[in-house]
RNA sequence: ACAACGAAGAGUUUGAUCCUGGCUCAGGAUGAACGCUAGCGGCAGGCUUAACACAUGCAAGUCGAGGGGUAAUCCCGAUCUCCGGAUCGGGAACGACCGGCGCACGGGUGAGUAACGCGUAUGGAACCUACCUGCAACAGGGGUAUAGCCUCCGGAAACGGAGGAUAAUCCCCCAUGAAGUUUACCGGUGGCCUCACCGGUAAAUUAAAGCUUCGGCGGUUGCAGAUGGCCAUGCGUACCAUUAGUUAGUUGGUAAGGUAACGGCUUACCAAGGCGACGAUGGUUAGGGGUCCUGAGAGGGUAGUCCCCCACACUGGUACUGAGACACGGACCAGACUCCUACGGGAGGCAGCAGUGAGGAAUAUUGGUCAAUGGGCGCUAGCCUGAACCAGCCAUGCCGCGUGCAGGAAGACGGCCCUACGGGUUGUAAACUGCUUUUCUGCGGGAAGAAUUCCGUGUAUUUGUUACAUGGUUGCCGGUACCGCAGGAAUAAGCAUCGGCUAACUCCGUGCCAGCAGCCGCGGUAAUACGGAGGAUGCAAGCGUUAUCCGGAUUCAUUGGGUUUAAAGGGUGCGCAGGCGGUGGAGCAAGUCAGUGGUGAAAGCCCGAAGCUCAACUUCGGGAUUGCCAUUGAAACUGUUUCACUUGAGUGUAGUCGAGGACGGCGGAAUGAGUUGUGUAGCGGUGAAAUGCAUAGAUAUAACUCAGAACACCGAUUGCGAAGGCAGCUGUCCAGGCUAUAACUGACGCUGAGGCACGAAAGCGUGGGGAGCGAACAGGAUUAGAUACCCUGGUAGUCCACGCAGUAAACGAUGAUCACUCGUUGUUGGCUACUUGGUAGUCAGUGACUAAGGGAAACCGUUAAGUGAUCCACCUGGGGAGUACGUCGGCAACGAUGAAACUCAAAGGAAUUGACGGGGGCCCGCACAAGCGGAGGAACAUGUGGUUUAAUUCGAUGAUACGCGAGGAACCUUACCUGGGCUUAAAUGCAGGUUGCAUUCCGGUGAAAGCCGGAUUUCCUACGGGACCGCCUGCAAGGUGCUGCAUGGUUGUCGUCAGCUCGUGCCGUGAGGUGUCGGGUUAAGUCCCAUAACGAGCGCAACCCCUAUCGCUAGUUGCCAGCAUGUUAUGGUGGGGACUCUAGCGAGACUGCCGGUGUAAACCGGAGGAAGGUGGGGAUGACGUCAAAUCAGCACGGCCCUUACGUCCAGGGCUACACACGUGUUACAAUGGCCGGUACAGAGGGCAGCCAGACGGCGACGUCGAGCUAAUCCUAAAAGCCGGUCCCAGUUCGGAUUGGAGUCUGCAACCCGACUUCAUGAAGCUGGAAUCGCUAGUAAUCGCGCAUCAGCCAUGGCGCGGUGAAUACGUUCCCGGGCCUUGUACACACCGCCCGUCAAGCCAUGGAAGCCGGGGGUACCUGAAGUCCGUAACCGCAAGGAGCGGCCUAGGGUAAACCUGGUGACUGGGGCUAAGUCGUAACAAGGUAGCCGUACCGGAAGGUGUGGCUGGAACACCUCCUUU
Repeated sequence: ACAACGAAGAGUUUGAUCCUGGCUCAGGAUGAACGCUAGCGGCAGGCUUAACACAUGCAAGUCGAGGGGUAAUCCCGAUCUCCGGAUCGGGAACGACCGGCGCACGGGUGAGUAACGCGUAUGGAACCUACCUGCAACAGGGGUAUAGCCUCCGGAAACGGAGGAUAAUCCCCCAUGAAGUUUACCGGUGGCCUCACCGGUAAAUUAAAGCUUCGGCGGUUGCAGAUGGCCAUGCGUACCAUUAGUUAGUUGGUAAGGUAACGGCUUACCAAGGCGACGAUGGUUAGGGGUCCUGAGAGGGUAGUCCCCCACACUGGUACUGAGACACGGACCAGACUCCUACGGGAGGCAGCAGUGAGGAAUAUUGGUCAAUGGGCGCUAGCCUGAACCAGCCAUGCCGCGUGCAGGAAGACGGCCCUACGGGUUGUAAACUGCUUUUCUGCGGGAAGAAUUCCGUGUAUUUGUUACAUGGUUGCCGGUACCGCAGGAAUAAGCAUCGGCUAACUCCGUGCCAGCAGCCGCGGUAAUACGGAGGAUGCAAGCGUUAUCCGGAUUCAUUGGGUUUAAAGGGUGCGCAGGCGGUGGAGCAAGUCAGUGGUGAAAGCCCGAAGCUCAACUUCGGGAUUGCCAUUGAAACUGUUUCACUUGAGUGUAGUCGAGGACGGCGGAAUGAGUUGUGUAGCGGUGAAAUGCAUAGAUAUAACUCAGAACACCGAUUGCGAAGGCAGCUGUCCAGGCUAUAACUGACGCUGAGGCACGAAAGCGUGGGGAGCGAACAGGAUUAGAUACCCUGGUAGUCCACGCAGUAAACGAUGAUCACUCGUUGUUGGCUACUUGGUAGUCAGUGACUAAGGGAAACCGUUAAGUGAUCCACCUGGGGAGUACGUCGGCAACGAUGAAACUCAAAGGAAUUGACGGGGGCCCGCACAAGCGGAGGAACAUGUGGUUUAAUUCGAUGAUACGCGAGGAACCUUACCUGGGCUUAAAUGCAGGUUGCAUUCCGGUGAAAGCCGGAUUUCCUACGGGACCGCCUGCAAGGUGCUGCAUGGUUGUCGUCAGCUCGUGCCGUGAGGUGUCGGGUUAAGUCCCAUAACGAGCGCAACCCCUAUCGCUAGUUGCCAGCAUGUUAUGGUGGGGACUCUAGCGAGACUGCCGGUGUAAACCGGAGGAAGGUGGGGAUGACGUCAAAUCAGCACGGCCCUUACGUCCAGGGCUACACACGUGUUACAAUGGCCGGUACAGAGGGCAGCCAGACGGCGACGUCGAGCUAAUCCUAAAAGCCGGUCCCAGUUCGGAUUGGAGUCUGCAACCCGACUUCAUGAAGCUGGAAUCGCUAGUAAUCGCGCAUCAGCCAUGGCGCGGUGAAUACGUUCCCGGGCCUUGUACACACCGCCCGUCAAGCCAUGGAAGCCGGGGGUACCUGAAGUCCGUAACCGCAAGGAGCGGCCUAGGGUAAACCUGGUGACUGGGGCUAAGUCGUAACAAGGUAGCCGUACCGGAAGGUGUGGCUGGAACACCUCCUUU
């Protein structure tokens, strides 16, 4: 340096992001209120509402030292006395009265007032001021009344009246007097327009009061001061322009009146002014300030308590008195209200202090004292004082204190929680031990506030009740604060919260209920969000809630915002006012800056001290008080005056450019029409049609004629214009830009609220015109409908002239002007230079890209949305609404201006990732196509739905349920139903006890289970007991009950689709992107190339299994070539390992080789090979999706049942049957059926089994019976092939159904088995719409085996082999999928979102015949009190008064309008609301691109016409044309 001490954010729009933007929260505050709670004290505060109404008491009196006096009281004396007292005199005092001063202060309230009311600063040369102070001077005479009092009268009362006597500091007269006032004149000084002051002269005029205790207190005049007031002026002082004009004493002048004083303050006359967009007038609201709250500040809000000012005093008006009032506790009048009344008449004013009622969420005692402070009166003592000081009530606020402190772990009991033999927490908390005593209780002491009070005494002497000394006296609060002693932890903790914001978590209850909620949001069975509990957190004698204000909110932005797309640039120009303004010099000093002076009251605020034990609080000192005024100075900047200048601006001259404008003339093509031909049956139109036209000759074609409108090509990313807009050619007129030049003017400029002009299309008026097109309309189609899209017609209109209208997506969604800030490249119009078919430069336009910079981003980027300057316009959440009302404009349509109630927590912009599109591109898949065979029709089987039932148990439900769970429902299974039973239970374990049994047997009952009863009586032993079983007790049960939306596990599907991600780097504010995109290639994110990416993981592929070829090894139960042997025959036997085969190990295939194409990857072809480009098949299923499926396979959390929802048993049911669907089987026949003969597999299974063989039976099967625990035995295919028959028919097809008779399994075939046999012989003759599978050993077709299983409803499922095809041009279309891209208002993601009418309920609001209030003006009538003016009669000597008249006026009445509020049948739209109705308008090309203006039409969204905008997607293929 010095001045500072000061600035925080969060939640909520989205799937996520950035931005814009609103809503909400955390803070502080309060005259508060409410809920729960409450120990004490100090200091403050306490009707914010009804300026509503008030009972009762008090709040302003005092002076006897002004006066007459004596009603009450007291004292003394006297007299009288009936002993109560009465009367008189004196004194103290004093009611009422006269008089003086006060009552205009203090106290209350905020109704009115938007104003010189308030604040601040000036001025008064235009003023007043009682009491107080200072100075000067004075106070001499006289007079008349009137209260009280007395007498009388009226009245209910309030009160009034008449007569009589009387006093004063009451009133009057005379005198004195000028320093006063007025007038006239003279001189001087000063000044600020009118003037002021000083001196002098003259004239006029006006004063007084006494009392006294003798101390004093008063009186009059003048000047001055102080105090208080009055007036004027500058500046500041709420909102509405949907208030734009206002004003008649209005503005000014002259004169007069009036006032303390200026002034239209008032009156007369004269003039016609005054105010107003810098907001008059009107309306609404409001007392103003110091302050107070908040804020970093700038600001915003506020006006309670305290202080200053104002206004008011039941409402309105009026004056009187007075120094001062138009007077809160005075007067008069009017009005409303209340009270009294004898009904005649009266009384009253708490917005003083208490208090009452009422209103209200809400605000206190009918307290004490004048002790202190202050006020009034008084000489004083003193009196009065609801001012004040105190006390009372209230946690209303601020501040302070306390409810104890230390130790104490078995971490007690209890509570709560858990993963529960235990642990955690409450928690050192408690108990217990020790300590302390603020507070509390009791007892005792005990203030300051009080003195310069007051009284007495004394002293001093400036002789002054002046000073000092001394004695006494005065305290509401209050025996209070405070102090001491004793006792004893003793008397003292709550409230709110605990999902995020926001500190604090669990259990139970509840089950979108009850409830919570400030915002977001919680609650639909596991709620940290509701209610309770435990625990925790925060604050604490308080804590929360509500209301209001500021803050956060830079969300009205001066500090400190914006306007392309978020809200916001006026449609465009011209231009008055206004704002801003180039260069140089000089003057001034208004702004500006600096110094000084005044003021900015006190309190408050800040700092420093001090006093209450601290603090709050209070006191003292200092600072600040950012302002205003005055003065002195400076002169850079702004301003102003003046002199110059030329670069801004304009003019001239010379060129040049253009669809610039206005009015004429002319032209050809096309279209339509007319006439005449030619010509004949159609034309036209569409997705397809129809309406329409046409044999009365259309369409087509030819010629001629007519009409109106628009101007192909050129033509463009072009040009011109202020914008709208402007296009054939040409003439005339008008305007403009640009370039060059530098002759002229000399800042003449920029912007521009109001204003004026122009302003597409549609529309309106009048008159023309009318070819084509074409709203409305009509018809035809389409459609569920089609008030549309498409078609055929067609009126307004489109065109012209004149007028109106004044709006558009009037857009670059970008106001105008000026300056500055890298470049590249087109193009239009000029100019210049040169090395001239070009290059370079320069000016003005018009495009693209881009650096810096900006931006939320998209993007903008010298044509800025960059950097600065000036001016204008506009914005402040969405909806309501560009609506209503009002006003202005318009012929109308309508335009301009332009709200509120109510409602929502968002509405929005840009970009991202997905998803989606009746968007695009590329690609794949039995996806389509090409084929083959089915299913949909029949009968049956089976599953499902539905229905039925006592039960027909449960689950699965588009694809991805439906011959599925179930790979075996007669009982069992079984979970269902009916009925009968059991209750530690059907099973198992442990512990204890008990019996000795267990076991076996028997009886009764019963359908069985079960129940009842009886008989029998074990083994081991070390003799203690043990084993074992039953029974009893206890602990553990059990549940196919619920939740697959609490779960594990498992599974389906997308999909065996090629995808899904990560690390690091890079890009982006970010979500995110890149990698993963692009060019090729692949079955593949497979590989290659390229590349801000480089790598990696899960997927793909490969590795695994089966199969196709070969080799090696091995050779039984398999095999048998050769050798041997045997049989009717057979690898039967000896033997053999060659072959087949078996089953182990290998080989083989890798785009390896060749050719071609290609940079490569790879592809095409070929060779060889058993196999060729993944050889075929299987297993294998990425990140994830569907809250997909399963709690009934199993497991498991939670919930539920416990003589039952457990368990046992019998019977029934799961098999029902008007019907519908799925999956199958068998068929409808001759490529067949039947009969006979005959051939060839593979893979499996088998002992409670498979069963050879034999016998019986037509047969199912039965009886007997060998072999096989299996390459050994069982073991055998069918289609096929050969032959025969049938001959196209409901059949020799087909076999359902039914009847009879049987066989087998089984405890048992009634419900409800399979098989056999005889008989019966249904439907069905190839199947509508629509639909399924399959690309090769596949489809089709043929049989065989197995699991389950006593048996079987198997035509199902899973396997096995036999025979064995057709077709694929191709990717337009359907379906599904992948990648890239595009649009999006979707993100629960198109099964999305979403619009309008109608219907229902609720809410606020507009209009409305009217109805009811409120307000301020105007006109007229009336007009109280009262001031003022006038005035002969009455009163008075007079002054004057009464009375009367007049002006004005509060109030009242009448009238027509205006403004404003409430209500109103009916009516209009709007908002919200549960899954209402009709459609589908918008978002994707939203299925007719959308939107804007306008017009018409329509249930509705909306449609159509016309012009405009892009804030629209797409532009692939084919054909044609053109070019190279």

Overview
The RNA shown here (small-subunit ribosomal RNA) has 1524 nucleotides and comes from a Bacteroidales bacterium.